[in-house]
RNA sequence: GGGCUGCUAGCUUAGCCAGGAUGGAGCACCCGACUGAUAAUCGGGAGGUCGAGGGUUCAAAUCCCUUGCGGCCCA
Numbered sequence: 001g002g003g004c005u006g007c008u009a010g011c012u013u014a015g016c017c018a019g020g021a022u023g024g025a026g027c028a029c030c031c032g033a034c035u036g037a038u039a040a041u042c043g044g045g046a047g048g049u050c051g052a053g054g055g056u057u058c059a060a061a062u063c064c065c066u067u068g069c070g071g072c073c074c075a
Base pairs, nucleotide, nucleotide: 001074002073003072004071005070006069007068010027011026012025013024020058029045030044031043032042033041051067052066053065054064055063
């Protein structure tokens, strides 16, 4: 220098190829139930600029362009 790949909630992760309209899940966290109390269990809740910027579109996590960090391969 070239190619491929990962980045989504505090952590892990689905969804991306074939756009669809509140972006889910588990754990953790908060509140409540249960208990003498705790744990477990059950119910509820909050939390996400989908790595960043721009573009296309009625509509983008998803498509296109540029770009940051990590990993792998080639030279």